[in-house]
Molecule: transfer RNA
Organism: Candidatus Acidiferrales bacterium
Formats: sequence, C1' cells, structure tokens
RNA sequence: GCCGAGGUAGCUCAGUUGGUAGAGCAGACGAUUCGUAAUCGUCAGGUCGGGGGUUCAAGUCCCCCCCUCGGCUCCA
Repeated sequence: GCCGAGGUAGCUCAGUUGGUAGAGCAGACGAUUCGUAAUCGUCAGGUCGGGGGUUCAAGUCCCCCCCUCGGCUCCA
C1' cells in the first nucleotide's frame, strides 16, 4: 500500500426490507431476610467512532476520514 471483519449503554452484544434504539451483566432504589448473599420488582444509563450526502424519515444506503483485529503483497 491492498483486501476482509468490526466500532451501538460502564462491560459483552442484538438491532430483519430504512419507520419508537434494545437485551444480559454491572449500577441506584424498593421488597424479602435478624443481617448479608441469592431471588423478585422498579428506575436510571446512548452525539449508534467523526464529518458530509440521499430521504418525509438513517444504527441501517452512498462518500471521505479515524481507530481495533485478521490476511496479502511489492514495484519504482
């Protein structure tokens, strides 16, 4: 330099044909318990890597860039 996969909540990851951004764990609060753990319930938590474009509407489509992982390769 080229090719492929990936970047979404604190962590691990879903997200179908473009149409309300979700789950589990972690966290807070409550219930339960003599108390703790476990269990159950409720709540909170997101510039969807950055920017631009298309669209009534973009995590999803298009373009550019950044980062992570894997592979390939070499001329001048």